């Protein structure tokens, strides 16, 4: 360089413009069980700010920044990375 897929919680990974701040799986924490573990079973679990003893609330964030829209993780647009396949060079 050409063509195409694609980036979402700690990891993998779904997501139709509206039910999702995020499904299911692992991890992980708690718990129940057990002499004790492990397995199973129950249940929580993104991140920064704020406010608040705390419990708990509130706002924002889906690769970055913009545009559409009554509303975007989802539609457009510039970048910015990662894979596959092609094609040059060596």
């Nucleotide at each position: 360089g050409g063509a195409g897929a694609g980036g979402u919680g700690g990891c993998a990974g779904a997501g139709c413009g509206g039910u999702u701040g995020a499904a299911c799986g692992c991890g992980u924490c708690g718990g129940u069980u057990u002499c004790g573990a492990a397995a199973a079973c129950c249940g929580a679990u993104a991140u920064a700010c704020c406010a608040g003893c705390a419990a708990u609330g509130g706002u924002a964030u889906c690769g970055a920044g913009g545009g559409u829209u009554c509303g975007a993780a989802u539609c457009c647009c510039u970048c910015c990375c990662u894979c596959u396949c092609c094609g040059c060079c060596a």

The RNA shown here (transfer RNA) has 90 nucleotides and comes from an uncultured Planctomycetota bacterium. Rfam family: tRNA. Its family is annotated with triplet codon-amino acid adaptor activity in the Gene Ontology. From the family's description: Transfer RNA (tRNA) molecules are approximately 80 nucleotides in length.